[in-house]
Context: one part of a larger RNA
Molecule: small-subunit ribosomal RNA, 3' major domain
Organism: uncultured Solibacteraceae bacterium
This record gives sequence, C1' cells and structure tokens, in this order.
RNA sequence: UGACGGGGGCCCGCACAAGCGGUGGAGCAUGUGGUUCAAUUCGACGCAACGCGAAGAACCUUACCUGGGCUCGAACGGCUGUGGACUGGUGCAGAAAUGUGCCUUUCCUUCGGGACCGCAGUCGAGGUGCUGCAUGGCUGUCGUCAGCUCGUGUCGUGAGAUGUUGGGUUAAGUCCCGCAACGAGCGCAACCCUCGUCCACUGUUGCCAUGUCCUUCGGGACGGAACUCGGUGGAGACCGCCAGCGACAAGCUGGAGGAAGGUGGGGACGACGUCAAGUCAUCAUGGCCUUUAUGUCCAGGGCUACACACGUGCUACAAUGGACGGUACAACGGGUCGCUAAGCCGCAAGGUGGAGCUAAUCCCUAAAAACCGCCCUCAGUUCGGAUCGCAGGCUGCAACUCGCCUGCGUGAAGCUGGAAUCGCUAGUAAUGGCGCAUCAGAGUGGCGCCGUGAAUACGUUCCCGGGCC
Repeated sequence: UGACGGGGGCCCGCACAAGCGGUGGAGCAUGUGGUUCAAUUCGACGCAACGCGAAGAACCUUACCUGGGCUCGAACGGCUGUGGACUGGUGCAGAAAUGUGCCUUUCCUUCGGGACCGCAGUCGAGGUGCUGCAUGGCUGUCGUCAGCUCGUGUCGUGAGAUGUUGGGUUAAGUCCCGCAACGAGCGCAACCCUCGUCCACUGUUGCCAUGUCCUUCGGGACGGAACUCGGUGGAGACCGCCAGCGACAAGCUGGAGGAAGGUGGGGACGACGUCAAGUCAUCAUGGCCUUUAUGUCCAGGGCUACACACGUGCUACAAUGGACGGUACAACGGGUCGCUAAGCCGCAAGGUGGAGCUAAUCCCUAAAAACCGCCCUCAGUUCGGAUCGCAGGCUGCAACUCGCCUGCGUGAAGCUGGAAUCGCUAGUAAUGGCGCAUCAGAGUGGCGCCGUGAAUACGUUCCCGGGCC
C1' cells in the first nucleotide's frame, strides 16, 4: 500500500423480509457423471461446466471403432519427362472405395506448343496429433458495480500520501460546499436504436368519414385523402413552473399542466484490472511429435449403450377442470430448388389439384377467453398419458440399429412432493397460443412475438454479494 476479520460506522442489490409461482417426489425429453463397450470421438467442472460448443449425429456431418484400400498422396502451387482431349454411355469383380474392359469424342495454334486430363520423378504437402501454463484473436466473470488512474505542485529520509478524504446529495468519483492542492484522462451520464403523444408532408398493395353504383354482400367498383396505418422530417420533459424543506447551494418532498415527471419504459454500450478462468476442435500461430501414417479414400458400426446418481426442462396428479359444438379478437417473422389457396379423395397424418404470390396484394383460419349443453363429486375417474401391439402417412439412395407424424387398441407411475433450493417488483410473475434460425426430415431446447393478466414490499436485525470511511 493492499487483502482479510464470527472489528466498528454509513449505503446499495429480488440479498433477506412481504408475496406469487416453481424445482426437489412421478412419467418422459435433454445434458452430465459413472458403468459398459471394438468404439460408446473431443472439449466445458462452484457461482461463471451439466437443453453448454451442437442454429438441429439415420448415411453425410464425424474428429471414434472394425474391416477393405492408397502412398507426391483426396485438395492446391512450381518444375521436368511422357501419354492422351475432357466428357458422356455401358459391361464384369467388389460392401463400396477401387480395379479391369468396351463404345463415343476436341478447341486454340505463330505448327514450337498451349488449354484440360492421366502416369512417372522432384520441391512445397497433410495432421480435429500435444502444449490455452509459449501465444494472437474472441469470450465468460466480479459488474452496468462506481470505481481506476495521470501531469504539475505540496508533504514524507523512504515505501508512499495528498488530489479521490470531510459536510450534504445522487442510480452514479452525480452535483454542491469546504479543503495544499490545481487540473486532466478512462469509466458514469448524454449523444445511437426502439416503444409511448402530437404536428406537417406523402398515399399503394394499406384506409373508408361524406357522395354514387352494383351486390353471389366482401371497400366489391367509381371516387375520396378525413380516420387507421406505413414512411420521412419535426415538436415534446428541462425539476422548466408553483409551494414547502435545505447552507441563500446541490438537491429532496408535494402540486399544476401534460400522452409521458424527475434516468419516462426497453435495448445497444462493460473502465483499470481479477480468475496462469475458457478456447491450439472456428480461425491464426511458436515449439514438439507424426510422414506406406497420428495423413487419406470407402463400407458398416458407434457418438442413440444402461444396475445407477445429478442438473435443466416438458406433461400431469384434475371440476378455476376434462371432452363436444358453433362463434370472436393478434403481433413478430418467413416464402421461387419456396410458401401454397379453392375444389376433390381419406376417420386422420396426408394425397391430389394447381389459382395466387419475388409479397402492406397470395400463403394467413391464433389459442386461452366468452356462449350452449355433457361429465356430477373425489373415483386412479370421461383425471393422467407413459409403455406396448396392429394398421398406415411423410422426408430421404436408405428410417433395422436410430427419424417425425396419424388412426385403432393398450392404458403404467402419479391424488401437490422430505431435508433443501430457484425465479420474479408491472404490462412484470403466472398463464395461452403464434413465428423464426439451423434444416431433405427430425424440439418439451434456443431466439423473438402478441393475447389474458395478478399479489406484495412494514422494513434493513439477520443470510449472500458489493461500494465508501
């Protein structure tokens, strides 16, 4: 000077408390440990590993295993020699890679050759092999916490201090006042995006108040530019106004006006640094190792195993419910190798069909809610849907290992979950559906969207983390 203390003071945070809903019990999904295995590829391990890398393992991916091949190599560049266009079709062996045949066949040319392909030789190759404790880059974390420093001056023999402490105040080292300090930088805040109000301009594919027409009743048509909405540019919020409190300051409390009030809500944005934190398997890269193999091609298998243990989730245990019927109201976003309407077939998944759409035009109907009547009272049930059988559908060379979906049958555990533990302060929690990325197919995961829509916060003694003295 720091760090630490079951030392003190002050102050924050869903940290506790006050509430609401979960996890821990059940079944299943998914990740991990363990075990097993020829292999179950590798990495990640308190918070900050475990629905994590993986925005999607049937083959491929794929790095693992078994077996079959290759050795200048599957890809790329330079040089030399040599042969032939490349290609397309096809036979045989084979699991394929591959090997071996047959048919077909050039272009440019300065006639030397070149383009392209193969063979031979040679120089560079290749490696998801090791080291993240040799590294770059990127990232997590404390933490969006309010801190971290510098120049000059001053003090101290010096390490260093001062400034940055103190009195107030703030979400904030935010600001005010004081002060041997005076200034400055990185952070905070603001500038950026978005949501909320209004104005002007602009009206198609969007809109329809007034007028007219048609109508199989739909802004359908003429028309309109008001409204909604889309877009562009502005206005608006600053403690600006008023009152009180306060050192007359910074500011705090209340009020008015206002769509919005004291940072308006949300996002992007992450200081100096910490953890030899993570990543050599995104990529790059030093060193080491390997070179007829630790490289490379192919087939099949594995990553999907299963006495078990843990994490994260989904579905439930029911009547605030389950099942049936008709009926109402969204937003984000995606679509031409695509989204796919009407009609027809099928109980359904789906098939057929092909209108429309390169999209404010078409795909395009949300579900919970509300309404009618059924279950009729707590039952393993008209709860619950695991598991299994049969029959089908779709994608794809191919669903046996190992996909998703449909119908019929089967109907397991489960009657609210011990110790313990998690999330959340408002359009939030809870609950309901919808979309997207990856993607041939394959979410209960991830990322978004809208609908319905709460309870509680006395307070800071205690637990956890953090800031200042």